Predicted 3D model of RNase P RNA and transfer RNA as a complex of 476 nucleotides. The coordinates come from a structure-prediction model, not an experiment, and the mean pLDDT is 76. Rfam match: Bacterial RNase P class A. The family's RNA type in Rfam is ribozyme. Its family is annotated with dimeric ribonuclease P complex, ribonuclease P activity and tRNA processing in the Gene Ontology.
[in-house]
RNA sequence: CAAGAGGGCCGGGCAGCCGCCGUUCCGAUUCGUCGGGAGGGAGGAAAGUCCGAGCACCAUCGGGCGAGGAUGCCCGCUAACAGCGGGGCGGGGCAACCCGACGGAAAGUGCCACAGAAACAUACCGUCCCGAGCAUUCGGGAUAAGGGUGAAAUGGCGAGGUAAGAGCUCACCGCCCCGGUGGUAACAUCGGGGGUCAGGGCAAACCCCAUCCGGUGCAAGGCCAAAUAGAGGGACACGGCGCCCGACCAGUCCCCGGGUUGGCCGCUCGACCCCGUCGGCAACGCCGGGGCUAGAUAGAUGGCUGCCACCCCCGCGUACAUGGGGACGAAGCCCGCCCAGGCGGGCGUAAACCCGUGCGCGAAGGGGUACAGAACUCGGCUUACAGGCCCUCUUGCGCA
RNA sequence: GGCCCCAUCGUCCAGCGGCCUAGGACAUCACCCUUUCAAGGUGAAGACCGGAGUUCGAGUCUCCGUGGGGCUACCA
Numbered sequence: 001c002a003a004g005a006g007g008g009c010c011g012g013g014c015a016g017c018c019g020c021c022g023u024u025c026c027g028a029u030u031c032g033u034c035g036g037g038a039g040g041g042a043g044g045a046a047a048g049u050c051c052g053a054g055c056a057c058c059a060u061c062g063g064g065c066g067a068g069g070a071u072g073c074c075c076g077c078u079a080a081c082a083g084c085g086g087g088g089c090g091g092g093g094c095a096a097c098c099c100g101a102c103g104g105a106a107a108g109u110g111c112c113a114c115a116g117a118a119a120c121a122u123a124c125c126g127u128c129c130c131g132a133g134c135a136u137u138c139g140g141g142a143u144a145a146g147g148g149u150g151a152a153a154u155g156g157c158g159a160g161g162u163a164a165g166a167g168c169u170c171a172c173c174g175c176c177c178c179g180g181u182g183g184u185a186a187c188a189u190c191g192g193g194g195g196u197c198a199g200g201g202c203a204a205a206c207c208c209c210a211u212c213c214g215g216u217g218c219a220a221g222g223c224c225a226a227a228u229a230g231a232g233g234g235a236c237a238c239g240g241c242g243c244c245c246g247a248c249c250a251g252u253c254c255c256c257g258g259g260u261u262g263g264c265c266g267c268u269c270g271a272c273c274c275c276g277u278c279g280g281c282a283a284c285g286c287c288g289g290g291g292c293u294a295g296a297u298a299g300a301u302g303g304c305u306g307c308c309a310c311c312c313c314c315g316c317g318u319a320c321a322u323g324g325g326g327a328c329g330a331a332g333c334c335c336g337c338c339c340a341g342g343c344g345g346g347c348g349u350a351a352a353c354c355c356g357u358g359c360g361c362g363a364a365g366g367g368g369u370a371c372a373g374a375a376c377u378c379g380g381c382u383u384a385c386a387g388g389c390c391c392u393c394u395u396g397c398g399c400a
Numbered sequence: 401g402g403c404c405c406c407a408u409c410g411u412c413c414a415g416c417g418g419c420c421u422a423g424g425a426c427a428u429c430a431c432c433c434u435u436u437c438a439a440g441g442u443g444a445a446g447a448c449c450g451g452a453g454u455u456c457g458a459g460u461c462u463c464c465g466u467g468g469g470g471c472u473a474c475c476a
Base pairs, nucleotide, nucleotide: 001396002395003394004393005392006391007390008389009388010387012308013307014306015305016304017303018302020041021040023038024037025036026035027034028033043371047382048381050380051379052378053377054376055217056216057215058214060247061246062245063244064243065242068213069212070211071210072209073087074086075085076084077083088102089100090099091098092097103208104207108206109205110202111201112200124147125146126143127142128141129140130139131138132137155173156172158170159169160168174197175194176193177192178191179190180189181188182187221265222264223263224262230256232255233254234253235252236251239249240248272291273290274289275288276287278285279284309369310368311367312366313365314362315361316360317359320358321357322356323355324354325353332347333346334345335344336343337342401472402471403470404469405468406467407466410426411425412424413423418456428444429443430442431441432440449465450464451463452462453461
């Protein structure tokens, strides 16, 4: 300098005028509100609503069973999680790093289309042996090493052996079983045994195993005010829990019709934020100190003006870097021919110079300043984002 | 703000992970028939919202994104 990987942050500024919402103090008030002072007023995603909770309610509560759903290697963090941290194994990458819905196929059931001889079993071609035959070939037996088909075909490679072959035999690897060592563990590694070693894949197939889960959701749910119409209809003695037991309650459900659509609370002090010591690889935790940071309700922070900053268009410059051209190549090398000076073909290095990008500068002019706005609150995930800054690491080239 | 559902030819709908060469009806085009139109018959063209993943294989299964639709307060 170039390419890449991981992490963190900012995301317009200043001034003036007018206009907003809350809190608090003072004054006025015709009780409608008005004026003045002080202070505060959108986000990293406020978004999607994918997860988890806090909180609230549910005539249900306790125990058991069932259904349904979720998660899925190990150990930790957390209020919890499908999140986060660390590790293991597998895969990708030269590497830094990244990805993984990562338990079980020997509990059972199911699927593997087409092709192919055959996909819970088999022999198409081929090879070998025997017999017949003039020959092409035919018949019988053996075989699964080679070939074909396919995503996948009786564990794999090598040697021996065999009529030709085959774990048929041997060594190594894979698989299974039994132990040792290290590690909390997932696992790693070492040793021994097994050749009748169960042919494979799929569980984001049904399922099995382990763990967890009630439902609805702030438009939840309470309070006040106001107004009215239910001598309305139907079903059932069930019901409230899918089932059982116990307790508790007792009418329950559906349809039609009427009234209200106003105000207050919930509504912001939170598993909160910042700094620091200590512990921990880390996520994070204890402790100490400091801080208060929107609560709207047709939904508040905006409009105008000026200056500045940044980016783009545009213009200039090229010292340097880089890409392309120059370059179908000057030289050089090789081959062939040959009148020894040339010709032809092939390979092929360099410079001037040109264009682009990076880079630097820029008066005027033009355009732009990303994604985008709380609605109970948090912890996450996912998606969107013009322009820019910082830190660490990997690889390559060059210089010292 | 919250909760739920859907996406397949131009339209309305089918579609167990392979026979999906994606189907049926209507519509469109062409031909046949008819004096002509209509009707009828034959044929043609025409689509899985997008991406990633699982799998040998995805319209179908899983996740994310995009688009569309539905429901809602108090009392009784």